[in-house]
Notes: The part of an RNA shown here (small-subunit ribosomal RNA, central domain) has 344 nucleotides and comes from an uncultured bacterium.

Context: one part of a larger RNA
RNA sequence: UGGGGCGUAAAGCGAGCGCAGGCGGUUAGAUAAGUCUGAAGUUAAGGCUGUGGCUUAACCAUAGUACGCUUUGGAAACUGUUUAACUUGAGUGCAAGAGGGGAGAGUGGAAUUCCAUGUGUAGCGGUGAAAUGCGUAGAUAUAUGGAGGAACACCGGUGGCGAAAGCGGCUCUCUGGCUUGUAACUGACGCUGAGGCUCGAAAGCGUGGGGAGCAAACAGGAUUAGAUACCCUGGUAGUCCACGCCGUAAACGAUGAGUGCUAGGUGUUGGGGGUCGAACCUCAGCGCCCAAGCUAACGCGAUAAGUAAUCCGCCUGGGGAGUACGUACGCAAGUAUGAAACUC
Numbered sequence: 001u002g003g004g005g006c007g008u009a010a011a012g013c014g015a016g017c018g019c020a021g022g023c024g025g026u027u028a029g030a031u032a033a034g035u036c037u038g039a040a041g042u043u044a045a046g047g048c049u050g051u052g053g054c055u056u057a058a059c060c061a062u063a064g065u066a067c068g069c070u071u072u073g074g075a076a077a078c079u080g081u082u083u084a085a086c087u088u089g090a091g092u093g094c095a096a097g098a099g100g101g102g103a104g105a106g107u108g109g110a111a112u113u114c115c116a117u118g119u120g121u122a123g124c125g126g127u128g129a130a131a132u133g134c135g136u137a138g139a140u141a142u143a144u145g146g147a148g149g150a151a152c153a154c155c156g157g158u159g160g161c162g163a164a165a166g167c168g169g170c171u172c173u174c175u176g177g178c179u180u181g182u183a184a185c186u187g188a189c190g191c192u193g194a195g196g197c198u199c200g201a202a203a204g205c206g207u208g209g210g211g212a213g214c215a216a217a218c219a220g221g222a223u224u225a226g227a228u229a230c231c232c233u234g235g236u237a238g239u240c241c242a243c244g245c246c247g248u249a250a251a252c253g254a255u256g257a258g259u260g261c262u263a264g265g266u267g268u269u270g271g272g273g274g275u276c277g278a279a280c281c282u283c284a285g286c287g288c289c290c291a292a293g294c295u296a297a298c299g300c301g302a303u304a305a306g307u308a309a310u311c312c313g314c315c316u317g318g319g320g321a322g323u324a325c326g327u328a329c330g331c332a333a334g335u336a337u338g339a340a341a342c343u344c
Base pairs, nucleotide, nucleotide: 003316004315005314006313007298008297012312014199015198016197017196021192022191023190025086026085027084028083029082030081031080033079034078035075036074037073038072039071040070041069042068047065048064049063050062051061052060053059089189090186091185092184093182094181095180096179097178101175102174103173104172105171106170107169108152113147114146115145116144117143118142119141123134124133160167161166204245205244206243207242208241209240213239214238218234219233220232221231256311257310259308260307261306264289265288266287267286268285269284270283271282272281273280293300294299317344318343319342326337327336328335329334
């Protein structure tokens, strides 16, 4: 490389957009590049087959042939190219619909903490039990007023939305996508996508703000043989905001994207048809149980891991090692790419 694979054994890029490339619906005509076929030419040596020669073999001679190439004649189903058309793929229009999709601004109540004041007096807090800690300079508790930051109880749901990361108080403004119905319009405009570009939790980094609660580090108290922990009292970065980096996660459904086909049952979200209301039918999601089938088994099963075909990514024993070296990116942390010796 081929072959075989990629839910859990090694293996799906974290996710999208998309240039090149690959692949591509229906009908008719043309063409003849691919394809098939006839004829002619070309067969250095080597290879293959037959025969022969050195005693055999290696080796050599000879005849033929394969794989090809060139020229030319033909075929036209399929692929390609081209012309004309079609509507079911794709998109547009029109009419509806649901939604924590995104960005900005404003705003609300509960709670924690702090501050002030009143009441009030000896404890509070914490634990398995304690102690550190707070408190007669009046705490804890309770009431009123105020400050500030962060998060949004109930609703809330195997429920919704988003490409993924993710998104939840309420209101307004701007804005993306999706679904249903219709069938008016375009007429294959499609799918995938190496490179490339964009987005990308948390932590971390830079500059400037903010800082209630929580809390790495750190300090103290316990526990213990020890306790650089688990438990307790404190507590700084950080967590929050703006702008800019970082680019990684068990970024998981450990399952790439899109398309066609293959029994049912049941629940639920949003539409449509139907009806007085239902039953029932249907489309798009989200779950469960299962037919066929698949699977090493577990399990999957129209949301496939079934069955077909297309495109991309990736794997090839364990360790060494996601290391070294080189290169690129980054302020750094590091990230990406990514070996070998050796060893079992």